[in-house]
């Protein structure tokens, strides 16, 4: 980097550094010198992997020492298809595990 599978309406912020854009893309909209986004430290959330127990290939419960992830806004909303609409499905993105 590509592919496969699963999840994507819940949850969880302080300090320091630093500086002007940032929330993937486009439009909207929102955040931002009362210092955002980002990086570091600490704290926290969750429970994909892991570990433990049971069970026996469809699936469960517990745990949080370890590997990731996450801690404005539903993935911020919409984007494509169906529908009068509500909504549903797909696509894209993100994360994890596996394969190449």
């Nucleotide at each position: 980097u590509a592919c496969u599978u699963a999840u994507u309406a819940a949850g969880a912020g302080a300090a320091g550094c630093g500086a002007a854009g940032g929330g993937a893309c486009u439009g909207g909209u929102c955040c931002g010198a009362u210092g955002a986004u980002g990086c570091u430290u600490c704290a926290g959330c969750a429970a994909c992997c892991g570990c433990c127990a049971a069970a026996g290939c469809u699936a469960u419960g517990g745990u949080a020492u370890g590997g990731u992830g996450c801690u404005a806004c539903u993935u911020c909303c919409a984007g494509c298809a169906a529908g009068a609409a509500a909504u549903u499905g797909a696509g894209a993105g993100a994360u994890a595990a596996g394969u190449a």

Source information: Model confidence (mean pLDDT): 83 of 100. A computed fold for a 100-nucleotide RNA from Psychrobacillus psychrotolerans, annotated as SAM riboswitch aptamer (S box leader). It was read from a public genome assembly, where an Rfam model found it. It matches the Rfam family "SAM riboswitch aptamer (S box leader)". Rfam describes the family as follows. The SAM riboswitch is found upstream of a number of genes which code for proteins involved in methionine or cysteine biosynthesis in Gram-positive bacteria.